[in-house]
RNA sequence: GCCCGGGUGGCGGAACUGGUAUACGCGCAUGACUUAAAAUCAUGUCUCGAAAGAGUUGUGGGUUCGAUUCCCACCCCGGGCA
Numbered sequence: 001g002c003c004c005g006g007g008u009g010g011c012g013g014a015a016c017u018g019g020u021a022u023a024c025g026c027g028c029a030u031g032a033c034u035u036a037a038a039a040u041c042a043u044g045u046c047u048c049g050a051a052a053g054a055g056u057u058g059u060g061g062g063u064u065c066g067a068u069u070c071c072c073a074c075c076c077c078g079g080g081c082a
Base pairs, nucleotide, nucleotide: 001081002080003079004078005077006076007075010026011025012024019065027045028044029043030042031041032040046055047054048053058074059073060072061071062070
């Protein structure tokens, strides 16, 4: 330099014939249970905001009524070729 795969909450990881972004698990917080703890159970857990609401899928653009999904450029990680 060329080719292929990947980048989504604190972490792992789903969601692509374009139509509710974050299912599920881990972790964490609070409560129940316990003498106390562990285990178990319940609720909550992306960001901003008092709320209403708004934003958010590596970054910036494009297409579209609508983009995590399609297209372009760039950045980063992994693999292959030279």

The prediction has a mean pLDDT of 80. This is a predicted structure of an 82-nucleotide RNA (transfer RNA) from a bacterium. It matches the Rfam family "tRNA". By type it is a transfer RNA. It was read from a public genome assembly.